Molecule: c-di-GMP-I riboswitch aptamer
RNA sequence: UAUUGAAAAAGGCAAAGCUGGCCGAAAGGCAGCUACGCAAAGCCACGGGCCUAAAGCGCAGGCAGCGCCAGGGCAGCCGGGUCACCAAU
Numbered sequence: 001u002a003u004u005g006a007a008a009a010a011g012g013c014a015a016a017g018c019u020g021g022c023c024g025a026a027a028g029g030c031a032g033c034u035a036c037g038c039a040a041a042g043c044c045a046c047g048g049g050c051c052u053a054a055a056g057c058g059c060a061g062g063c064a065g066c067g068c069c070a071g072g073g074c075a076g077c078c079g080g081g082u083c084a085c086c087a088a089u
Base pairs, nucleotide, nucleotide: 002089003088004087005086012038013037017033018032019031021030022029023028036076042082043081044080046079047078048077049074050073051072056068057067058066059065
């Protein structure tokens, strides 16, 4: 430097649930407990996918409401990019 993740070891992350407030219209995020799992479950929304639909637009209109839509999200859905620990070869 490249490939790989069988064994080992140092360390790392943390689903669901619960708790607590905070941010948010929501989806979702943050913190604590916990441990389903993860060899990139580190980081980046670039392509696809999924979630939400505030504003906006349209419909309706007495009030309520309904539909469309991402500049909002998900990196623990897949691909891509980028950086990195340990070990083996």